[in-house]
Molecule: transfer RNA
Organism: Deltaproteobacteria bacterium
RNA sequence: GGGCUCGUAGCUCAGUGGGAGAGCGCCUGCCUCACACGCAGGAAGUCGCUGGUUCGAACCCAGCCGGGCCCA
Numbered sequence: 001g002g003g004c005u006c007g008u009a010g011c012u013c014a015g016u017g018g019g020a021g022a023g024c025g026c027c028u029g030c031c032u033c034a035c036a037c038g039c040a041g042g043a044a045g046u047c048g049c050u051g052g053u054u055c056g057a058a059c060c061c062a063g064c065c066g067g068g069c070c071c072a
Stems, first nucleotide, its partner, number of pairs: 001071007010024004018055001026042005048064005
């Protein structure tokens, strides 16, 4: 330098045109002598960035950034 692939909540991930979500974690309350477990509720998001297509984009297209693999 080229090709492929990944980037979504703190972590691991699902979601592939029209509601942004799950598990774990975190916070509050209940429970307990206390902790853990359990129960109820809650907070937390520029869907990597910019632009394009579209009535509408996390999802499609282009470029760029970052991680990984392969080739040179």